[in-house]
Context: one part of a larger RNA
RNA sequence: UUGGGCGUAAAGAGCGCGUAGGUGGCUUGUCAGGUCCGGUGUGAAAUCCUGGGGCUUAACCCCAGGCGUGCAUCGGAAACCGGCUUGCUAGAGUCUGGGAGAGGAGAGUGGAAUUCCUGGUGUAGCGGUGAAAUGUGUAGAUAUCAGGAGGAACACCGGUAGCGAAGGCGGCUCUCUGGAACAGUACUGACACUGAGGCGCGAAAGCUAGGGGAGCGAACAGGAUUAGAUACCCUGGUAGUCCUAGCCGUAAACGAUGGACACUAGGUGUCGGGGGUGUCGACUCCCUCGGUGCCGAAGCUAACGCAUUAAGUGUCCCGCCUGGGGAGUACGGCCGCAAGGCUAAAACUC
Numbered sequence: 001u002u003g004g005g006c007g008u009a010a011a012g013a014g015c016g017c018g019u020a021g022g023u024g025g026c027u028u029g030u031c032a033g034g035u036c037c038g039g040u041g042u043g044a045a046a047u048c049c050u051g052g053g054g055c056u057u058a059a060c061c062c063c064a065g066g067c068g069u070g071c072a073u074c075g076g077a078a079a080c081c082g083g084c085u086u087g088c089u090a091g092a093g094u095c096u097g098g099g100a101g102a103g104g105a106g107a108g109u110g111g112a113a114u115u116c117c118u119g120g121u122g123u124a125g126c127g128g129u130g131a132a133a134u135g136u137g138u139a140g141a142u143a144u145c146a147g148g149a150g151g152a153a154c155a156c157c158g159g160u161a162g163c164g165a166a167g168g169c170g171g172c173u174c175u176c177u178g179g180a181a182c183a184g185u186a187c188u189g190a191c192a193c194u195g196a197g198g199c200g201c202g203a204a205a206g207c208u209a210g211g212g213g214a215g216c217g218a219a220c221a222g223g224a225u226u227a228g229a230u231a232c233c234c235u236g237g238u239a240g241u242c243c244u245a246g247c248c249g250u251a252a253a254c255g256a257u258g259g260a261c262a263c264u265a266g267g268u269g270u271c272g273g274g275g276g277u278g279u280c281g282a283c284u285c286c287c288u289c290g291g292u293g294c295c296g297a298a299g300c301u302a303a304c305g306c307a308u309u310a311a312g313u314g315u316c317c318c319g320c321c322u323g324g325g326g327a328g329u330a331c332g333g334c335c336g337c338a339a340g341g342c343u344a345a346a347a348c349u350c
Stems, first nucleotide, its partner, number of pairs: 003322004007304002012318001014201004021194003025088002029084003033081002035077008048066007091191001092188003095184003103177007110154001115149007125136002162169002206247006215241002220236004258317006266295011299306002323350003332343004
C1' cells in the first nucleotide's frame, strides 16, 4: 500500500522491441462462469436492535421477535462482463502510385584551411598580451611564391528547415538498407493498446588490443598576474580527440512534460503530399491530410504559464513520489578488466 500527486515544489524509467498480465470496435446465435431475482438450508450461544418481564431504580439479568453483509444448493432472467460461434469495416495491417528527407551501414572521392618538409624571393625581426615575458629567428625565421606529405573537419547553401524511438545525423558520388507522410481505395478482417520481468540501442568521458596523430588539448613544464595563484591570460605539451574490434551504460540522456485513443474557438508562419479555381505557363488564391513554430478562447494552474503538438475533458496500461540531512551512501546481491554501474537501507540528527 487508503488517499493525493509527478513542467518549475518529492516524483515520467535515456529510448525502443516485446513475454506474462491488465485493457479492448460494430454485429448474430448460444452457454450461463461473473451479474441479477426468488426458494430452501446454514449463518452456535452471548453481543446488537425492538417489545415485554425481574432485582426499590439503573447498570445487570431473563423471555420473545428481529438482524446476521456471507456460504452452499435448487429454480429462473440474459441487458452488461466473460467463453464459444456468425458476419462486418470505421481500429490495425497489407498492396499500388508518384514524391520529400544531415535516417542507418560500407566503399570511393573533392576543395578551402592549419601544421610539417623541400626549393625560390627576401631581411631582422616574428609571436604573444591589458602590458609583458617564457618561446622562436642571421645555422636566415615571420612574410611571400611553387611543389610535396599527412590528419581531421566539411565555410557559403543553412532556415524556431528536414530526418530519426531516443542518443543523434551536415562536402560530393555509388552500393546495400530502415522508417514516415500523401493519394488510390484492391486485400486481410479486431489481427489492437499498454507492457512487470526480458532483450536491444544508447552523447561525452573512460577502459582493452592494434593502427593513426594535422589541429586542438586534461595532466605536466615554463612565463606572467597576485599578498599568495596548485587558477583565469600567454608559450609549449602527453593521454585523449580519429580508425578497426570489443567493453562501459552514464548525463541538465530536458519539452526538466511516459505511451495510446477520443473529444473541446480561432488567427498566423513554415516543411511534405493531394485536390480545386484560374492561366499558354511558372506563380498566386481556396480546400484538405501529415509534420513543425508563434499568438491566443473556453478550461486548467499556487503562480509562472499550458492551451487541437494541452499542463483542458475522459478511458486504458506502465513507471515513479510520500519532510530535510545522513545518502543515491553502507551492507548484501547482480554486472564490469578497471573506473564504476544497477538495486538500496538504518542508527543518529533538525

Predicted 3D model of a 350-nucleotide part of an RNA (small-subunit ribosomal RNA, central domain) from a metagenome. The coordinates come from a structure-prediction model, not an experiment, and the mean pLDDT is 88. The RNAcentral record of the full RNA draws on SILVA.